The RNA shown here (transfer RNA) has 72 nucleotides and comes from a Candidatus Micrarchaeota archaeon. Lineage of the source: Archaea > Nanobdellati > Microcaldota. Its Rfam family is "tRNA". About the family: Transfer RNA (tRNA) molecules are approximately 80 nucleotides in length. The family's RNA type in Rfam is transfer RNA. It was read from a public genome assembly.
């Protein structure tokens, strides 16, 4: 240099036009002599970055970065 997959919570991934979600993590309560586990309840997201399409974008198009993998 082409191609092709991926970037979404702190970490691991869902969501493929219509209110951003799960599990863990973490915080607080409740229970416990005490912790752990159980249960309840809460914090936490410019959705990689900018345009473009549409009433509406995480999602469709371009183009840029950044990582995976193949081609040469």
């Nucleotide at each position: 240099g082409c191609c092709u997959c991926g970037g979404u919570a702190g970490c691991u991934c869902a969501g493929u036009g219509g209110c951003a979600g799960a599990g863990c993590g973490c915080c607080u309560g409740u229970u416990u002599u005490g912790u752990a586990a159980a249960c309840a309840g809460g914090a936490g997201g410019u959705c990689g970055a900018g345009g473009g399409u549409u009433c509406a974008a995480u999602c469709c198009c371009c183009u840029c970065c950044c990582g995976g993998g193949g081609c040469u």